[in-house]
RNA sequence: GGCUGCAUCGUCUAAUGGUGAGGAUAUAAGAUUCUCAAUCUUAUGAUAUGGGUUCAAGUCCCAUUGCGGUCA
Repeated sequence: GGCUGCAUCGUCUAAUGGUGAGGAUAUAAGAUUCUCAAUCUUAUGAUAUGGGUUCAAGUCCCAUUGCGGUCA
C1' cells in the first nucleotide's frame, strides 16, 4: 500500500429499518443487620465522527478516525 472485520452506559452484552436503545456488572442512595458482607428497591449513565437514502437508521450506503486480521 491492497482487501477485509469491528466500534452501543465505567466494563461486558442485546436490539428483524418501526412503541421510551434493554440486560448483567460497577457506582450512588435507601431498606435489612449491633457492624461488615450478602440480599432487596430505586437512581445515574451509551449507539466512534461527518454526510447520504428513507415517512422512520444503532441497523442500509459513502467517507474519515481508531483497533484487529490477511496479502505483498
Model confidence (mean pLDDT): 81 of 100. This is a predicted structure of a 72-nucleotide RNA (transfer RNA) from uncultured Ruminococcus sp. Rfam family: tRNA. By type it is a transfer RNA. Taxonomically the source falls in Ruminococcus (Bacteria, Bacillati, Clostridia, Oscillospiraceae). The sequence was found in a public genome assembly.